Context: one part of a larger RNA
Formats: sequence, C1' cells, structure tokens
RNA sequence: UGAUGUUGAAGGAACUCGGCAAAUUGACUCCGUAACUUCGGGAUAAGGAGUACCCUAAAGAGGGCAACCUUUUUGGGGUGGCACAUAAGAGGGAGUAGCGACUGUUUAACUAAAACACAGGGCUCUGCUAAGAGGAAACUCGAUGUAUAGGGUCUGACGCCUGCCCGGUGCUGGAAGGUUAAGAGGAGAUGUGCAAGCAUUGAAUUGAAGCCCCAGUAAACGGCGGCCGUAAAUCUAACGGUCCUAAGGUAGCGAAAUUCCUUGUCGGGUAAGUUCCGACCCGCAUGAAUGGCGUAACGACUUCUCCGCUGUCUCCAACAUCAACUCA
Repeated sequence: UGAUGUUGAAGGAACUCGGCAAAUUGACUCCGUAACUUCGGGAUAAGGAGUACCCUAAAGAGGGCAACCUUUUUGGGGUGGCACAUAAGAGGGAGUAGCGACUGUUUAACUAAAACACAGGGCUCUGCUAAGAGGAAACUCGAUGUAUAGGGUCUGACGCCUGCCCGGUGCUGGAAGGUUAAGAGGAGAUGUGCAAGCAUUGAAUUGAAGCCCCAGUAAACGGCGGCCGUAAAUCUAACGGUCCUAAGGUAGCGAAAUUCCUUGUCGGGUAAGUUCCGACCCGCAUGAAUGGCGUAACGACUUCUCCGCUGUCUCCAACAUCAACUCA
C1' cells in the first nucleotide's frame, strides 16, 4: 500500500449518473391495518405490545377406583443480567408515474428487459389422396387428426372502443372486348426439274393463362391536405370562399419511451428542481389489432419523493487476518 472483515464521536445521502456498497428490518403470539379493487386481493400493508426463570391463585382439558398426576390459558407476586426471539439462521417500509396484464422465456461466457412467449381477439387458406412442409423420387410429417380440425399471419389478460379512404400495390371474383406463344392453317413466293414432284419460305384465319379492362376487399401493404377572409375593444374564429385529393385524422391521448425550438408556459413539491407529478395544446413529426385509451394484481424493469438506516460522504481513524515490501 492492497484485499477481506470488525468498530466508530458529531452530523446523517451533504457522496454519487444513481443510496452503488454497507447499514437498518428480521422469529413467534396478540392487537391493529389505508387508498384502490377484476371483491380474489392489496396485507407480514402500515403501526403497536409481549417473550427468561421462580412462587402462587383461578378456570379448562386429559388420565386415574381414589389420593392425585400431566398439561393449557389467564391473573397476582418475586429473582438475576447492560441486554430474556439473549448466539447463529430469518422482510427495511411507504407514496407517485412509465412500460409490460399475470407465472414463464432469452443473448451458455459483457445486455434478463419495456424484448420473446402467453391465455384471449381477428383475418385468411384447407372438404381429406386437405392446405402446408421435407425429399431426386418412393415416401413421410400434417394425423392413426377431419372445419369446435389443421396451416399461415397480425394483435396480445380484462374494461371502454376500434373512425374515414379501394386512387396506388397486393389478394379474390368476372369474363364482353383489346393484346398475346408454341401449335393448327396454308393464299402466295423462290430454287430445281420436260413434267409429276421435291426443297425452302410463308400472308389471312385459328389459338390459353397472363396483362389491359370491370368489380369487391384495409384486424390486406398502406394513406388520412393547402390558401384567403370573417364577430360591436383586442384576440380568436363557430361561419364563408377557393384549390387539390382515393379520402383529408373521428373517439381518445398529448412537451409523451413520440416535442426540434425547449430548462415551452402555469401549478405542486425544495431555501434552491434541465429530472418528477398535475394541467395547457402552438402534436417540428400522436392516434385507433403497424391497435387507441384506461386498469386491480404482479416486476432482480425504468423515473421521482418521503420515513427509517447507516463510514456513501464531511474526514478519516483504529483493530484482526492475508498478501505486497525490507531484513534474516
């Protein structure tokens, strides 16, 4: 000097990105227990008291023929210690908000989460030699299943809901017309031959799906406007005009895990708060199963606050053990 422990005056988070680490709490019995709630929970909520040993009284229970014995609870009195759950082992607590409903799963060895999964919801395909998947094929899985089944895909408990757009892309359906391959067809042309013919070439016509076309479809991929004016203070614009569009963002929520300007503005908490909570709405660039908004319970998740607690700190010190170092 380091590592691992133990202890610490006064203060008690002033430390720090952040209470990281440490400390506090801890058992049992009795009392007591809020908001909220899906009425199950929340809850060991929170908070409070007691706990050793001896004597004694009362009541209860069990055993015993009886005398009596054992045991439990309650009351009273007393004894010893600094300390009686005497050591060890054994939740710190409360509140607000975000995200995800939950228990689960995951980057074996830097990420455990808000990611994945999930029950529940929707769409879609599939009539059985199913769809789909593996394989060169045979064949196998699907399934010794049969639409209350199986595959694909999106969403993700529950509650309230899920608006408008089919112009583009996709998918499904349609079949009148247009386009369209090989093939069919064979007018004609060329070469050769005396000719019959042979060879080459070849117009019209015919000819499928597809595409064009016509519809449907958004819990399919996706999308959901601009400018100008207007009310008797001012401001604002319920209102009007105009251009464009397939349609112009509804309900909700909103400086948000989304807000650039921004430490927005106002309120709360602090002596002081770029964070936090509640509002506002000028949403750079919210928004409805790419789900929207809530939500009890749950979380080694994230943010903020309070109580308790402490060597995290003010500010370091001492001790123990091990190492390092020096000498032998």